[in-house]
Context: one part of a larger RNA
Molecule: small-subunit ribosomal RNA, 5' domain
Organism: uncultured bacterium
Parts: sequence; structure tokens; C1' cells
RNA sequence: GGAUGAACGCUGGCGGCGUGCUUAAUACAUGCAAGUCGAACGAAGCGCUUACAGCCGAUCCCUUCGGGGUGAAGCAGUUUGUGACUUAGUGGCGGACGGGUGAGUAACGCGUGGGUAACCUGCCUUAUGCAGGGGGAUAACAGUUAGAAAUGGCUGCUAAUACCGCAUAAGCGCACGGCACCGCAUGGUGGAGUGUGAAAAGAUUUAUCGGCAUAAGAUGGACCCGCGUCUGAUUAGGUAGUUGGUGAGGUAACGGCCCACCAAGCCUGCGAUCAGUAGCCGACUUGAGAGAGUGAUCGGCCACAUUGGGACUGAGACACGGCCCAGACUCCUACGGGAGGCAGCAGUAGGGAAUAUUGCACAAUGGGGGAAACCCUGAUGCAGCGACGCCGCGUGAGUGAUUGAAGCAUUUCGGUGCGUAAAGCUCUAUCAGCAGGGAAGAUAAUGACGGUACCUGACUAAGAAGCCCCGGCUAACUACGUGCCAGCAGCCGCGGUAAUACGUAGGGGGCAAGCGUUAUCC
Repeated sequence: GGAUGAACGCUGGCGGCGUGCUUAAUACAUGCAAGUCGAACGAAGCGCUUACAGCCGAUCCCUUCGGGGUGAAGCAGUUUGUGACUUAGUGGCGGACGGGUGAGUAACGCGUGGGUAACCUGCCUUAUGCAGGGGGAUAACAGUUAGAAAUGGCUGCUAAUACCGCAUAAGCGCACGGCACCGCAUGGUGGAGUGUGAAAAGAUUUAUCGGCAUAAGAUGGACCCGCGUCUGAUUAGGUAGUUGGUGAGGUAACGGCCCACCAAGCCUGCGAUCAGUAGCCGACUUGAGAGAGUGAUCGGCCACAUUGGGACUGAGACACGGCCCAGACUCCUACGGGAGGCAGCAGUAGGGAAUAUUGCACAAUGGGGGAAACCCUGAUGCAGCGACGCCGCGUGAGUGAUUGAAGCAUUUCGGUGCGUAAAGCUCUAUCAGCAGGGAAGAUAAUGACGGUACCUGACUAAGAAGCCCCGGCUAACUACGUGCCAGCAGCCGCGGUAAUACGUAGGGGGCAAGCGUUAUCC
């Protein structure tokens, strides 16, 4: 000198774009953050509607005035049909994405380059071929029952794109033997053969949307390997599933991944093991570069979700807002038993030098569901707060001295400085304020932002300057006070009666909505 997710002191006009718990991975009140589909299914409710009988009885007719007949509207019930209607439940898809955090991890975790002849892949795309015929349940519901509740138990009924056999098999899996071609060792590919095994679901407004099998693609993932990846030897030996083999199991798949048996290996001074520290990278800061330091925001990967363990479901999890067990903590309780997990967005307490609103909207972009309408979305888009950072603008411009005004400071008392500075005169209107108009972002419609950006008009110099320094380094000097005191200080150092170094004032220098200090890095 540059830089910062900064903090502190003094000061503070506006706008744009960014950015904001670096500490306690501490504990959390409250609200929201993952739902959706009635075009899979039964049922219940509501509205409209058809028919039936009932209650009520307007109107009209007859009347001997006692009454009799006709029977509209309305009410509740049963029944028929219907609805872009509502939904608790069964079922499907999605809750493995998106969002957060960096505790752990020195590791194939990450980066980079390869390999899989050792692998999987829902939704999507392409191609080919299918969808025949049956069955038994179960939630909802009804009844009953246990419990304070959470939540159940029993009996009975019912549906499906829920579940289970059977049939079929172009092709597919498994086993067996055989042929051809190829390779990079294990091997791979293709044709034919025998035996054997496994599929399917319907909905509808008739346009379509779905279902099953096989093959290929795309996308996403899994595993393996070469190289690179902090400090310590005041850590020198470490290791028994340890190293290898055979067999069996397990996995999508290779493998001590696991198990039985056999052998005694394996790593290490090119630093094993142990200990400390740490998420890694693209990047960021600095530097001419080499390098050094950092890993906030944004992007990629990894790990974690109160602590520890476990599996289930599923194409995908060993699953932040799923389940089970154990621990700590908090809450409810009728004391028998239950409920919970903000390292999602806001917000609270605590910690701290220190870090924001319990805001608006799904209008845009994207995501989930749906045929769609649409619904959901604290992702996201915006707004609010903070000079936290960067950038831009303003706080006026011109003129104005033969009275250099007043005032302040200084003085050798003559003067000198602040100083064209002010006043005065002539202008201008950026920003702010007032009034009017008013977007793009959106496609036919739909705008949270927002009457925002922007444009126009009128109006007044009005509403808008501070901070640090002035001994040398280092740009900038005098007076007074103080008297080794009070104090200053980055280094040298200054102060003991004439202090340009302390304090105040005048003046000056620097930067400027900031200026200084502190901390850290180059």
C1' cells in the first nucleotide's frame, strides 16, 4: 500500500447493486416450510332432479250456508338420475428433490485422469410384442368394548389400477451340453437345441390417459485404480479378520463384505502407527511473477439432522419436518401411560465485540401431483432493517474590496491572517419535498414488486459535512495553559517555566458520507 461476512469511537443527505450469527452442531414458545389425484375405489354429506304415498292447505267450483269437491306452492320421508360439488378412508405418484449446517472426516472424502469383460437406474424417449379367464380378503361404515388421553380390541358388511392363483410367452431368466466369431487374464458376443420359470388394469367427456414384457437410449447413481491433498520422531514399531488361499453366504455388483477351514503373512525411515488440527474444490485476497494466505456469499462434491444403534418401504434412504430401540432433556397425565426434536423461513432466550422482519406473493423462473381446470411450494421473486461493502450523485454556480465590513486569532500596536470567504447582485434545480402522467417484466387473460422505475410541471439556495492529523519518518505552525505533573506515543522519542510532540484556541494539511482505531492476511 492492498484486502475483510468485520467490530469499536465520532459523524451521517440520496440512489443502484450486493451482503448480513465467523461465537453455543446451545435450548427452543408460536405460525408456516409437502402435498396432490373423485378421469383408480367403495362410502358419507350437500345441491339440483324423477316418481310415490303423507302433512299442510292458496285458488276455483257446487252449496240446503252445516258443508262437499278441486287440489297450486311449501314441509319432511322413501326412491330415480345427476354434479368440473365437498371430503375422512383404501389406492397411486411425490415426501431420497428443493432448503439448512460444517459437528465428524487426513479418507478413494475431495481434485484430476482412467476402468467396470464386476453393476443398478422410477418418471422421459424410441422400437417390438401383449393385456384371456378367475378367486379370497380388507379399511372406510355399522354395532359393541378398553382407556384420562395417545391409541386400540372384538363382531358383521363392502370396492378397486389394493392382494393372490391359473392361462398365454415374440422376446426374457435359470440349468445342461454343443457351434461360429472376437478379445485385455478372469472372459465377451451371436445363431440353433433340450428342460424349466415368471406378466398385465383399467378409467373416461371416446379425443385420449394409463397397464405388462423385452431391447436400446438419455439421465442419475454405485464400485475400483494411478497421481495430488496440513503439522509433530520430545510418536518407531503397528496389525489376528490382521495378509493371502479354498469353499459357502450376502449384494445391483467385485471384494475378509461376512462365515468355516488352511497357510503366516501384511504395512513401515520414500515416515507405518499414534497425537493434534481441518469438510474438499472451482474460486477469493495479495503479489510483476513464482509464491503465500483463505475456503463467507455463488457453483460442484462429501458428511450430518437432539446423542448412539437398527432395519422397513421403495427405482432410489438405512430417510431433517418416516418407523423401531436405548440415552439425555422438555411437556401432558386421572400416575396406569403418553407426546416432542428449527444445523427449513421468520422469531425467542443464552453466548458474544458482533450479524436483520414472527413481512408480501405464487405475477415471473423452477419443482411435486393432476388428462385438465387447478392445488401446494418460507424454493424462488420481492419488500423491510443495518454506511456492512462497492459504485454513482448532491450539499450550489457566477459576480462581488479606495469601507478588504463585523467578529475571532495574533501583533514589534504600524499591522497581518481567516478572506471573494460573508453580505449584496445575477442565475440554476441534480437529489430530497409537491402535483400530474405512468411502464417493460406477460402469451388472449393473470403483476407480489407498485402508482415502483421513468417522464413532465411548478416551487424555494432552500432540507443535506464531518473525521483524522500538523517534531522527524509524513503533506501541514502560532498563541495561551501546564511544568518529568497532567498527559502523548506506530518507531525514534516529547513533558523538570519561553513545549511547532501534552490540553485548548486560531490557522493549516489530508480524506470525504465518511474518517480514524483495533484485529487478521498478502